[in-house]
RNA sequence: UAAUCAUGAAGAGAGGCGCGAGGGACCUGGCCCUGAGACCGCCCGGCAGCCUGUUCCACAAGGUGCCAAAGCCAACCCGCAAGGGAAACCAUGAGGU
Numbered sequence: 001u002a003a004u005c006a007u008g009a010a011g012a013g014a015g016g017c018g019c020g021a022g023g024g025a026c027c028u029g030g031c032c033c034u035g036a037g038a039c040c041g042c043c044c045g046g047c048a049g050c051c052u053g054u055u056c057c058a059c060a061a062g063g064u065g066c067c068a069a070a071g072c073c074a075a076c077c078c079g080c081a082a083g084g085g086a087a088a089c090c091a092u093g094a095g096g097u
Stems, first nucleotide, its partner, number of pairs: 001096001004094005013044001015043004022033003028074003045067003049064004053059002071089001076085003
């Protein structure tokens, strides 16, 4: 890091330290979190999706990943609504260069 494939309504932090203002990917509209310190980084703890391993309905050991809210919701299509569906984008893994 291009193509490709799979998954994205489940699960898991009132922890410690640092930092100090925005954050929830992007645009618009909502909604939410946040100086009682969010976000982010490190440590510790935890979860179990993919790959590997093994004694293969499992384990949580290795490689990754993840730990507010559905990828926070809506947006396009169907529907009075509830609800359903699709694409793009994004994220993660596999894979390949």

Annotation:
Predicted 3D model of a 97-nucleotide RNA (SAM riboswitch aptamer (S box leader)) from a Deltaproteobacteria bacterium. Taxonomically the source falls in Myxococcia (Bacteria, Pseudomonadati, Myxococcota).